[in-house]
Molecule: SAM riboswitch aptamer (S box leader)
Organism: Bacteroidota bacterium
RNA sequence: AAUUCAUCACGAGUGAGCGAGGGACAGACCCUGCGACCUCACAGCAACCGGUUCUGAUAACAUCGGAACGUCAGGUGCUAAUUUCUGAUCCGCUUCGGCGGGUGAAGAUGAACU
Numbered sequence: 001a002a003u004u005c006a007u008c009a010c011g012a013g014u015g016a017g018c019g020a021g022g023g024a025c026a027g028a029c030c031c032u033g034c035g036a037c038c039u040c041a042c043a044g045c046a047a048c049c050g051g052u053u054c055u056g057a058u059a060a061c062a063u064c065g066g067a068a069c070g071u072c073a074g075g076u077g078c079u080a081a082u083u084u085c086u087g088a089u090c091c092g093c094u095u096c097g098g099c100g101g102g103u104g105a106a107g108a109u110g111a112a113c114u
């Protein structure tokens, strides 16, 4: 990097450094010299993978399930705004300006695999 699968309405910030853009893309709308974004330190959130305990099937500590635990010193991830909203399509309503809903695309994260 490609592919497949799962999740994306919840949750969680302080300090230091730097110094101008940042929120993937486009439009909108936001954040930002009262210092954003990013980096580092510490803290936290969550529970995808891993772990521990209990438990069902089983001859079995193998294997396949279920439940609980983050006081579990593990691997990632995350800590403005629903993935900030909309982007394609379908349905309903409409005072024709829009409004609500479904599916998808795109994106993000994890796991597996190449």
Stems, first nucleotide, its partner, number of pairs: 001114001003112006013042005021031003025087004043079003048075002050072001051069007083106001088103006